The RNA shown here (Lysine riboswitch aptamer) has 199 nucleotides and comes from Ferrimonas aestuarii.

[in-house]
């Protein structure tokens, strides 16, 4: 020279990821509350405690009044590029208790990224989220081919140049860019750097 190693640092993919905040629409003229009428016994929950209830709970209809949370969009700010999402196991916390559910942690598996479509699920929702499958798109690496450039070799006595030819062979080490095909996965990729080995 080289390039094994999750050495470290800095970066790239793009409708890129996540969090927070203002505003806006939706949720919804819904829930709730009040009044009137009808009906009539349990209702509020999956279960218990507890609460309401023949002084009419609850249900239905009519009238008046009338939300919120979650989710979504624009904008802004912050942290970032396994960003993050999700499955399994497990721990802690939350409601009066258990379960469901919600929040957070540990560990482990899968997913490069965004989009569209279909099915399932969640949701008020045809919005959005999640899972599975399919379709193209896109970025990275490896590999094969084509073309070009740099460079190298070469023909005719010799040298240089030009032209032609070639790039693993008889003469020669190759590198870069673009396109196409195939394959792969983020503990990846690029650049620099560090250590071991080492011509």
């Nucleotide at each position: 020279a080289u390039g094994u190693c999750u050495u470290g640092u800095a970066g790239a993919g793009g409708c890129g990821c996540a969090u927070c905040g203002u505003c806006u629409a939706u949720c919804a003229g819904u829930a709730g509350u009040u009044c009137g009428a009808a009906u009539u016994a349990g209702g509020g929950u999956g279960a218990c405690c507890c609460c309401c209830a023949g002084a009419g709970a609850g249900u239905u209809c009519g009238a008046a009044u009338c939300a919120a949370a979650g989710g979504a969009g624009c904008c802004g700010a912050u942290g970032c590029c396994g960003a993050a999402g999700u499955g399994g196991u497990u721990c802690g916390g939350g409601c009066g208790u258990c379960a469901u559910c919600c929040c957070g942690g540990a560990u482990u598996g899968c997913u490069g990224g965004g989009g569209c479509u279909g099915c399932a699920u969640u949701c008020a929702a045809u919005a959005g989220g999640u899972g599975c499958a399919g379709c193209a798109c896109u970025g990275c690496c490896a590999u094969a081919g084509u073309a070009a450039a740099u460079c190298c070799c070469u023909a005719a006595a010799g040298g240089a140049g030009u032209u032609g030819g070639g790039g693993a062979a008889u003469a020669a080490a190759a590198u870069u860019u673009a396109c196409u095909g195939u394959g792969g996965a983020g503990c990846g990729c690029u650049a620099c750097u560090g250590a071991a080995g080492g011509a």
It was read from a public genome assembly, where an Rfam model found it. NCBI's taxonomy places the organism under Bacteria, Pseudomonadota, Gammaproteobacteria, Ferrimonadaceae, Ferrimonas.